This is a predicted structure of a 411-nucleotide RNA (Bacterial RNase P class A) from Roseibium sp. It was read from a public genome assembly, where an Rfam model found it. Its Rfam family is "Bacterial RNase P class A". Rfam's curators write: Ribonuclease P (RNase P) is a ubiquitous endoribonuclease, found in archaea, bacteria and eukarya as well as chloroplasts and mitochondria. It is annotated as a ribozyme. The organism belongs to Roseibium, within Bacteria. Its mean pLDDT, the model's own confidence on a scale to 100, is 75.
[in-house]
């Protein structure tokens, strides 16, 4: 210097006027909204969108839950090995398959011998075999050429029949192992080296796997991102969750469905018959994907659907964390652990905004051999927090830095 590839980082800064917004700390009053809750106004300091806030795709922290516990089934997720994390379908580090000269990239990477489907069209065949072209052997007509005196004998042609044959050629994504040799009428693992495939053994490695040895029967396609198998994991529901104050209203009405018992025994009211409350045990109805077992709410009531009636005020939930950042250790890494300092937004119709000037980066002109120099643009990509954190996919003008890898050219 060109090309690649793979990781990081930036996506303005700076000062001044103004104007928003939230915390802290001062002050304030019979102040101003308001039915209350409550909220608002004044001074001073500090702070105010992202690397993806996006997408809602995975995982969690947090909140509620008449259902919990356990164990089956169903339903849904994941799928090579080890490791890392709160934890994951995420990161890291091997392993194997492919693609690349490489450096690296992709990997929905368990199981095709349990079983069912598929594998269109062309091809003769695409799961148990097959035979279009063509090789090759045999036997028949017929025509040549050629030996021969002649009978007949040999070669080729064109064809009919019967046999062998899957090396060669078509066909497809894919054709019953490949590559040479031997061998044959012609072929073929038939045989033979080597590959590659099985089953066994032995070394290494936590392991996924790898390599080596020897036997072999010379071979049992492909598809699971088709259903299925198998191994693991999995409540639900979601800040519009929830929690408090404040104010309202109708403890509404209709329908279905199952049940609407028993037994002790305690207190009331009664002249009594009786009725009333509330308790324990048993049995039934009912409550969560479906069943069982335990365990537990409810009962004159449970549960399901329809109609209709109040309240759309506030305040919490709301940011100090699985928190950021340097430095040390240990580990290939990701990450872990020590220490040190920092505290970096809370809106509720939705604050974080405008102007001026200065520099930066980048770009256009113009001068100039160049170095610069001068003027003009310049907030210019994606894109805007809504309970928060850890990935993952998407989008993104321009710029900066490192590592590698390949190719050229000097020394």
């Nucleotide at each position: 210097c060109c090309a690649g590839u793979c990781g990081g980082u930036c996506g303005g800064a700076c000062a001044g006027c103004c104007g928003c917004u939230g915390c802290c700390g001062c002050a304030a009053g019979u102040g101003c909204c308001g039915a209350a809750a409550g909220g608002c106004c004044g001074c001073g300091g500090g702070g105010g969108a992202g690397g993806a806030a996006a997408g809602u795709c995975c995982g969690g922290g947090c909140u509620c839950c008449a259902u919990g516990g356990a164990a089956a089934c169903a339903c849904g997720g994941u799928g090579c090995c080890g490791g890392g994390u709160a934890a994951c379908a995420c990161c890291c580090g091997g392993c194997g398959a492919g693609g690349g000269c490489g450096a690296c990239c992709u990997u929905a990477g368990g199981g095709a011998a349990a079983g069912u489907g598929c594998c269109a069209c062309a091809g003769a065949a695409a799961g148990c075999a097959a035979a279009c072209c063509g090789c090759u052997c045999c036997g028949g007509c017929a025509g040549g050429g050629u030996c021969g005196a002649a009978a007949g004998g040999u070669c080729c042609u064109u064809u009919c029949g019967g046999g062998g044959u899957a090396a060669g050629g078509g066909u497809g994504a894919a054709a019953g192992g490949g590559u040479g040799g031997a061998g044959u009428a012609a072929g073929a693992g038939c045989c033979c080296a080597c590959c590659g495939c099985g089953c066994g053994g032995c070394u290494g490695g936590u392991a996924a796997c790898a390599g080596c040895c020897a036997c072999g029967g010379c071979a049992u396609g492909g598809u699971a991102a088709a259903c299925c198998c198998c191994a693991c994991c999995g409540g639900g529901a979601g800040c519009a969750a929830a929690a408090c104050c404040g104010a309202a209203u109708a403890g509404g009405g209709a329908c279905a469905g199952c049940g609407c018992g028993a037994a002790c025994g305690g207190g009331g009211a009664g002249c009594a018959a009786u009725c009333c409350c509330g308790g324990u045990u048993c049995a039934g109805g009912c409550c969560g994907g479906u069943u069982u077992c335990c365990g537990g709410g409810u009962c004159a009531g449970c549960u399901g659907u329809c109609c209709g009636g109040g309240u759309a005020g506030g305040u919490u939930g709301c940011g100090a964390g699985a928190g950021g950042u340097g430095c040390c250790u240990g580990g290939c890494a990701a990450c872990a652990g020590g220490u040190a300092c920092c505290c970096c937004a809370g809106a509720u119709g939705a604050a974080u905004g405008g102007c001026u000037g200065u520099c930066a980066c980048g770009u256009c002109c113009g001068u100039g051999c160049g170095a610069a120099c001068g003027g003009g643009c310049c907030a210019u990509a994606c894109a805007g927090a809504a309970c928060c954190c850890g990935g993952c996919u998407u989008a993104c003008a321009g710029g900066c830095c490192g590592g590698c890898u390949g190719g050229c050219a000097a020394a």